[in-house]
RNA sequence: AUCUGUAAAAAGCAAAACUAGUGAAAGCUAGCGACGCAAAGCUAUAGGGCCUUCGAAGUGUGAUGGUAGCCAGUUGCCGUA
Repeated sequence: AUCUGUAAAAAGCAAAACUAGUGAAAGCUAGCGACGCAAAGCUAUAGGGCCUUCGAAGUGUGAUGGUAGCCAGUUGCCGUA
C1' cells in the first nucleotide's frame, strides 16, 4: 500500500416500543431501551432511490422539508492474509 472481517482483543454506535419536547407533516432532539451494525463515523451545496407537504379540478419531469440504519461519496480503528 492492497485485499479481507473466519478467529482474538479493545473500544464504539443504537432499531422498534414507551416518556418528554419540537414540527403542518415526514421527521428530529433528549431519556429509557437493544433489533441489529466492521464504517449504523462524516456528507442531504454533487448523483440515484424513498418519505413528507404544496393544486379550483386533473397532472409533477416542479417546488418544500426530511432520510446516509437504502444505494452512493469520503475518511478511518483493531486484527488475519